[in-house]
RNA sequence: AUGGAGCUCUAGGGUUCCGGUCGCAUUGCGCGAUGCCUGGUCCGAGAGCACUCGACCUUUCACUGGAAAGGUUACACGGCGGGACAAAAGCCCGGGAGA
Repeated sequence: AUGGAGCUCUAGGGUUCCGGUCGCAUUGCGCGAUGCCUGGUCCGAGAGCACUCGACCUUUCACUGGAAAGGUUACACGGCGGGACAAAAGCCCGGGAGA
């Protein structure tokens, strides 16, 4: 702090919807409770994975402007509290306070 952006998935997270479970009702196919239900949908990482774009570097080709190939994009301990969605969280405040 100048440490780019997007997207997928995961660790993780809860409970709107679906399913499960329980109760009630039952000819109607419904109502209520329950996440102390391992689930499907859903949310989801700065300090997790992969990919794409961007930026930069090198080489070759081209020669006003560019193309191709290869490469780099490092490191990163971390509250309390607050916020959103139905709700919670490694989400957001936040590479914040602090160390």